Description: This is a predicted structure of a 1515-nucleotide RNA (small-subunit ribosomal RNA) from Acholeplasma sp. OttesenSCG-928-E16.
């Protein structure tokens, strides 16, 4: 600075993060539909679909003051038959006809049209205008007709035909004026044709009247308004899978045509016009003021209103007129209705109302001309479905209301509860007030101003009439809370939560997603938030979406940079300096209907509406300014570019030449193999290969130099000569003078592979073949091969054609290698590499050679999939290249980086992990477990490691849960209630398998019932389900060395540091180092035991001295073993060596023990939905005369077969048999149970002693000794059977252990695989214990006797750590491809088939304009009677709608059958990719193959891993 004030996000990719990037919400709007409900009232709006057809009515007529006439009606008058005829008449009243003027506007509709249609500015000197309004003149004299009517007459109508009569403002001629029009000619102007004014000449042309009038028409001529047509600047749609189009087409002369310009038309000429700044074709589509959104920019849209256009059932034509190619006119074709008496005719709601039809859907066959308008008429009036109004419809915006205070026993009910309460909830009910709406009564507007009468000359006064809406709006009076709440939601986004029902069903969902028995996400309820006479859904549009990016986006890796170059259009450009004024900036005129809008007011009680008064982006003219662009002229040298002298190099092209290797030929030497693989074999060799020697042919590629070294535009170029040639770097002098950058189209180039044609062929080598591998091998490995691969000419144009990075210009730290040139050098120029600041990025990373900061042009993205597919179109010989969609299907798809897990990745380290050894398992036979099979049951439960001698520390009954029969129902067990007073346990006796029932005895306990018995019902009860609802417990990884926090930093951030790095250690032990400093669970210690000693105590233990005894048995002893308490000792303390002067290691002294001394207990964060609901516990579910209790039998103890743990063997390091030693740690009263005695014994008797350091159990066994067996199925070895017995225990049949005596099986050490041990340990030997009446080879403890071996981490197994890589995150028991099979959806292709659209070429040709025109008809004028001029039917051409015939186009639609694609919880075949995915993957080409794919030739890294080169760092 009059006003102009305005910008919000959110969910979804993942296990987190950050990014890109779609999808989906929240807001607003509607001519709106549909669900569900619905009180009033004001403004508004209402076929959006089929421009489909239309019963009915109405929607354009008026004028008698233009004209004859005819009815009627009133008045005179005559004639008189007094009521009929005639006549005159009229400010009468009606109109059928001729006549004017309206009808071309008023209303509807949007089908065409992409167009000067429309919207804005102009221009017409290229035009026309009735009615109105100004001004100026003016109307003189004449004529022939005609409807109407009358009469015949034709037809069914519709409508006619002929004769006759008549009038005008109808209609034709003459005068006269002006005006037009041509020439000629003076002036004056202008813009070329011209225009204007004067003169003359020539042609040519007006009038109309009327009841009389100041009126109303009629002529001329000039000007206004307003209205129309033309013409041009400019602006608004989509496809280029539409690129060429056009013959009256472009211009010109000449004529014709119009109200006018013009190819508008015709004749002749020329041959042009238009086009990538998008012509033409197709496809859509009325267009603007406006209207929605939006912060604007801008997207969308064009209903009402309001300007323009177009159309009128479809196509054509002109007539009339001022005006029209005419919605309610006419002619003709057509499609369709209708009428007809079958000859003929009518018709045209996209006008208002209504019907039918279509539809998801869109209204009364209403009132008035009271008002505004419009036509005619002098006027009164007439006519108006324009228009006012009403009627219907919550279809939109507004407004009103459904009541208001008080009320807490926080009533009742419902809902839910932890049962105690809580919520509705001051809500209701009372209880005291209002009366808006509704209803009923009383009163009642405004919209009306006039025309016209009247008075007046007039201005102008003056009486008085007109309301459809309406008895409306309003005002007022009465009754009385009386008449009046729904609707959608409550998982996130989103405001608002509990029950119950249902159980991956039903059903929701706008995205994400919810539902598989505890669903805030389905139904219902309760309560609860939202909006409200409405509320939700659908639909379509803006916007959030910075998601088409002008404001205001990008192309290393996400989609995206053309393969490379050279150049046409275009864009964009360097210094100075004048000049102009196109762009730029500013002033003024004009214009931008009006509504709308923004501002500021005004009226309806508000408000919505409605008015007044002002601005608003745009066009367009005037002045003006002159810095930048831009255009002209001038000059300049810093860009670019010539010229000189140098110069480096695998730059091209061609001719020539050279060695070394392969492989072939011929000869020699030589003999049996040779080649080939992880191993083979196929091949190749006694016809002499491989080897070796010499001689030759041939054809390809060039080793060492050689280098992140050079050279090229890009592909790409490597042995040496010599010849043509391209470009490039420095230096320096002179010259030209902006000659520059980029570049759509277009042209050149273009690896590798493939194609032609015509050599060439040594190795190599797709396809092929054959041998191997393999479940299979169309492969990977090996032997042969053939196109190609070489070379000539010619095509093809693509590749991970890459630095995934377009060319150019300027600018912006450093440091260090290199290759070329210049300098004496410092140092520079140009190139080509790495590090890295600032800056930049989503992060990774780039950084002067940018992916930084900026300009200039170009190509290219816009969600994944379908698809680089289809169809078209160019290009190629082909293969195929280039342009290139859509239907559909999904909510992701993708990039960086992070954290784990994983690799048939790499390193480092540990473990009886392998290695080195003992000794076992797998083989028998037995015991046990488990699995399967049986079973009326063989309860259950445990399942790779971490189930299988596990629970079960002990199933003849019990236990016990299982099967069978027999029993009980408030119960075996527990609480309350109410009765009755009695009588429990336990013993006898009857029945009975027994639970039980019954008599008897006895008398615990009770009679303040606690105790028995009945009884009813709330309840008990379940080893019944769910360990995937749970607690507790426990396994396992792993007694692994780990897992975490706080604060600080780093990093957008999810995360990192710390904990990583050097050493060390059992160990995240510890030391040092370090943006880390700390700290917490874990590790170590602390605890418990074993080993050494000191003290204390000295029974039941002990016994050296003394004493005694059969005997430490006893006195005594407290020294010794021992026992149990209480210290002490061991800490790398000490030395030496390494080692960083640290940690700590090695090795050594001393010690009983030495480097955690041995053994235990102890078990971090977490992993396996691990295991247990059958120990307990415990949520829900289920069962309730049972799935609960109780009992007898039976069963967990089967037995074709398998595992799994163990026992005993196989012998001689041994069996037996004799005699005879040495232990520790337990246990014991419903117990251990001596001594004696009986029995071969098991064990019986016995009972002593001992709650136990006292007594018992209890004998230790192996060893050591003697003896005997002599290598066998044995004096191994005991299973198995038979007898006869012992002990438990109501009871050993199913189904116990033991004893004797007799039997006397398999087995001679054990495939393949496999397990435990590293020292008092393996391996042997016996002993005790718990559980138990009884019943261990099993477990859990004890002590005797007692080895081997460890070189080592290559390997297997598991495990920490670090680092890679990943398409994995349910984490490799991961994800994830392609065929085949099956439903289902869109799509292409396809013989054909049907329909449209729009052209061409012909043929036929209606109406109709024009134009011709012998013969025919002809009233006004002339002539002068013959006849002329005019006209006018008829006919004839041009031109053409419809029709029609052809033969292409171009869109759709269908089309057997075909093709691929796409989606769908568990089909099939592999296993291609993600890890070095197990041959590393892709890209491009060719061949093959069921299928993913393979091989071959080029190429990429977007490939692990190791070693080497280079380069940088850092010291």
């Nucleotide at each position: 600075u009059u006003u102009u004030u305005g910008g919000a996000g959110a969910g979804u990719u993942u296990g987190a993060u950050c990014c890109u990037g779609g999808c989906u919400c929240a807001g607003g709007a509607u001519g709106a539909a549909c669900g569900c409900u619905g009180g009033c009232g004001g403004c508004g709006u209402g076929c959006c679909u089929a421009a489909u057809a239309c019963a009915u009515g109405c929607a354009a007529g008026u004028c008698g003051a233009a004209c004859g006439g005819a009815a009627g009606c009133g008045a005179g008058g005559u004639g008189c038959u007094u009521g009929c005829a005639c006549c005159u008449u009229g400010a009468c009243u009606u109109u059928a006809g001729u006549g004017g003027c309206g009808a071309a506007c008023g209303g509807g509709u949007g089908a065409g049209u992409a167009a000067c249609a429309c919207g804005u500015a102009g221009g017409u000197a290229a035009u026309c205008u009735a009615c109105c309004c100004u001004u100026a003149a003016u109307a003189c004299g004449a004529g022939g007709a005609u409807a109407a009517c009358u009469a015949u007459u034709g037809g069914a109508a519709a409508c006619g035909a002929u004769a006759g009569c008549u009038a005008a403002u109808a209609c034709u001629g003459g005068a006269u004026a002006g005006g037009a029009u041509a020439a000629u000619u003076g002036g004056a102007g202008g813009c070329a044709u011209c225009u204007u004014u004067g003169a003359u000449u020539a042609u040519u042309u007006a009038a109309a009247g009327u009841a009389a009038a100041a009126g109303c028409g009629a002529u001329u001529a000039a000007g206004g308004a307003g209205g129309a047509g033309c013409c041009u600047g400019c602006g608004g749609c989509g496809c280029a899978u539409u690129a060429g189009u056009u013959a009256g087409u472009u211009g010109g002369u000449a004529a014709g045509g119009u109200a006018a310009g013009a190819g508008c038309u015709u004749a002749c000429c020329a041959a042009g016009a238009c086009g990538a700044u998008g012509a033409u074709g197709c496809g859509u589509a009325g267009c603007c003021g406006g209207a929605c959104u939006g912060a604007g920019a801008g997207g969308u849209u064009g209903a009402a209103c309001g300007g323009c256009c177009a159309c009128a059932u479809u196509g054509g034509g002109a007539c009339u007129g001022a005006g029209a190619g005419a919605c309610g006119g006419c002619c003709c074709a057509a499609a369709c209705u209708c009428c007809u008496a079958c000859g003929g005719g009518a018709g045209g709601c996209a006008g208002c109302a209504g019907u039918a039809g279509g539809g998801a859907a869109u209204u009364u066959u209403c009132g008035g001309c009271a008002a505004u308008g419009g036509g005619g008429g002098g006027a009164a009036c007439c006519c108006u479905g324009a228009c006012c109004g009403a009627g219907c419809a919550a279809c939109g915006c507004c407004g009103c209301g459904u009541g208001a205070a008080u009320g807490a026993a926080g009533a009742a009910g419902u809902a839910u509860u932890u049962c105690g309460g809580u919520a509705u909830g001051u809500a209701a009910a009372a209880u005291u007030c209002u009366u808006u709406u509704a209803u009923c009564g009383g009163g009642g507007a405004a919209g009306a101003a006039a025309u016209g009468c009247c008075a007046g000359c007039a201005a102008u006064g003056g009486a008085g009439u007109u309301g459809a809406c309406g008895g409306u709006a309003c005002c007022u009076g009465a009754u009385g809370a009386a008449u009046a709440a729904g609707c959608c939601c409550c998982g996130g986004c989103u405001a608002a939560c509990u029950a119950u029902g249902u159980g991956c069903c039903a059903g929701c969902a706008g995205c994400c997603g919810c539902g598989g028995u505890a669903a805030u996400a389905c139904a219902u309820a309760g309560g609860g938030g939202g909006c409200a006479a409405g509320c939700g859904u659908u639909a379509u549009c803006c916007g959030g979406a910075a998601u088409u990016a002008u404001u205001g986006g990008g192309c290393g890796u996400a989609a995206a940079g053309g393969g490379u170059g050279c150049g046409u259009a275009g864009g964009c450009g360097g210094u100075u300096a004048u000049a102009u004024a196109a762009g730029u900036c500013u002033u003024u005129g004009g214009u931008g209907u009006a509504a709308g809008u923004g501002c500021a007011g005004u009226g309806c009680u508000u408000a919505a509406c409605a008015c007044u008064g002002u601005g608003a982006u745009g066009c367009u003219u005037u002045g003006g300014a002159a810095a930048c662009u831009g255009u002209a002229u001038a000059a300049c040298u810093a860009g670019a570019g010539u010229u000189a002298g140098a110069u480096a190099g695998a730059g091209g092209c061609a001719a020539g030449u050279g060695g070394a290797a392969u492989u072939c030929c011929a000869u020699g030497u030589g003999u049996a193999g040779c080649g080939g693989u992880a191993a083979a074999a196929u091949g190749c060799g006694u016809a002499a290969a491989u080897a070796u020697a010499u001689g030759g042919a041939g054809g390809a590629a060039c080793a060492c130099c050689g280098g992140u070294g050079g050279c090229g535009a890009a592909g790409g170029c490597g042995g040496c000569u010599u010849g043509c040639u391209g470009g490039g770097u420095c230096u320096a002098u002179a010259c030209u003078g902006a000659c520059g950058c980029u570049g759509a189209g277009g042209c050149a180039c273009g690896a590798a592979a493939g194609c032609g044609u015509g050599g060439g062929g040594a190795g190599c080598a797709a396809a092929c073949a054959g041998g191997a591998u393999u479940a299979g091998a169309u492969a990977c490995c090996c032997u042969g091969g053939u196109a190609g691969u070489c070379c000539a000419c010619g095509c093809c144009g693509u590749a991970a054609a890459c630095g995934a990075u377009g060319a150019g210009u300027a600018c912006u730290a450093a440091g260090u290698g290199u290759u070329g040139g210049a300098g004496a050098a410092a140092u520079u120029c140009a190139g080509u590499g790495c590090u890295g600041u600032a800056g930049u990025u989503a992060a990774c990373g780039c950084a002067a050679u940018a992916a930084g900061u900026a300009c200039u042009c170009c190509g290219c993205c816009u969600g994944a999939g379908u698809a680089g597919u289809a169809c078209g179109u160019a290009c190629g010989c082909a293969a195929g290249u280039a342009u290139g969609a859509a239907a559909c299907u999904c909510a992701a798809a993708g990039g960086a980086a992070u954290u784990g897990a994983c690799g048939g990745g790499a390193c480092c380290c540990c473990g009886c992990a392998c290695a080195a050894g003992c000794g076992g398992u797998g083989g028998a036979u037995c015991a046990u477990g488990u699995u399967g099979u049986u079973u009326a049951a063989u309860u259950c439960g445990a399942a790779g490691a971490u189930a299988c001698g596990c629970g079960a520390a002990g199933a003849a009954c019990c236990u016990u849960a299982c099967c069978a029969g027999g029993u009980c129902u408030u119960g075996a067990c527990a609480u309350c209630c109410c009765u009755c007073g009695c009588g429990a346990g336990u013993c006898u006796a009857u029945g009975g398998a027994g639970a039980c029932a019954u008599a008897g005895a006895g008398g615990a306990g009770g009679u303040u019932a606690a105790c028995g018995g009945g009884g009813a019902g709330a309840c008990a009860g379940g080893u019944g389900g769910u360990g995937c609802a749970u607690g507790g417990u426990u396994g396992u990884c792993g007694u692994c060395a780990g897992c975490u926090c706080g604060u600080g930093u780093c990093g957008u951030g999810a995360g990192a540091u710390g904990u990583u790095g050097g050493g060390u250690u059992a160990a995240g032990u510890c030391c040092c180092g370090c943006a880390a400093c700390g700290a917490g669970c874990g590790c170590a210690a602390c605890c418990c035991u074993u080993a050494u000693u000191g003290c204390u105590a000295g029974u039941u233990a002990c016994c050296a001295u003394c004493a005694u005894u059969a005997a430490g048995u006893u006195g005594g002893g407290g020294a010794c073993u021992c026992u149990a308490g209480c210290g002490a000792g061991a800490c790398u303390g000490c030395c030496a060596g390494u080692g960083a002067c640290a940690a700590a290691c090695u090795g050594g002294a001393g010690g009983a023990a030495g480097g955690u001394a041995g053994g235990g207990a102890u078990g971090a964060u977490g992993u396996c939905a691990a295991a247990u609901c059958a120990u307990c516990a415990u949520g829900c579910c289920c069962c309730u005369u049972a799935u609960g209790a109780c009992c007898u039998g039976g069963g967990c103890u089967a037995c074709a077969a398998a595992c799994g743990u163990g026992a005993u063997a196989c012998a001689a390091u041994g069996g037996c048999u004799g005699a005879a030693a040495c232990a520790a740690a337990g246990g014991g009263c419903a117990g251990c149970g001596a001594a004696g005695c009986a029995g071969u014994g098991a064990u019986g008797u016995g009972g002593a002693g001992c709650g136990a350091a006292u007594c018992c159990c209890a004998a230790a066994a192996a060893a050591a000794c003697a003896g005997u067996c002599u290598c066998a199925g044995u004096u191994c070895g005991g299973a198995u059977u038979g007898a006869a017995g012992u002990c438990u225990g109501c009871a050993a049949c199913u189904c116990g252990a033991c004893u004797u005596c007799a039997u006397g099986a398999a087995g001679u050490c054990g495939g393949a695989a496999u397990c435990g041990c590293u020292a008092g340990u393996a391996a042997u030997c016996g002993c005790g214990a718990a559980u138990c009446a009884g019943a261990a080879u099993g477990u859990c403890g004890c002590g005797g006797u007692g080895a081997a071996u460890a070189c080592g981490u290559u390997c297997u197994c598991g495990g920490g750590g670090u680092u890679u890589g990943u398409a994995c995150a349910c984490a490799c028991c991961g994800c994830c491809c392609g065929u085949c099979a099956a439903a289902c959806c869109a799509c292409g292709a396809a013989a054909g088939u049907c329909a449209g659209c729009a052209a061409u070429a012909c043929c036929c040709a209606a109406a109709g304009c024009c134009g011709g025109u012998g013969g025919c008809c002809u009233a006004a004028c002339c002539a002068a009677a013959u006849g002329g001029a005019g006209g006018g039917a008829g006919c004839c051409g041009u031109c053409u709608a419809a029709g029609g015939u052809a033969g292409g186009g171009u869109u759709g639609a269908u089309g057997a059958u075909u093709g691929g694609g796409g989606u769908u919880a568990a089909g099939u075949c592999g296993u291609a990719a993600c890890a070095a995915g197990g041959u590393a993957u892709c890209c491009c080409u060719a061949c093959g193959g069921g299928a993913a794919c393979g091989u071959g030739g080029g190429g990429a890294u977007g490939g692990a891993u190791c070693a080497c080169c280079u380069c940088c760092u850092u010291u």

Model confidence (mean pLDDT): 83 of 100.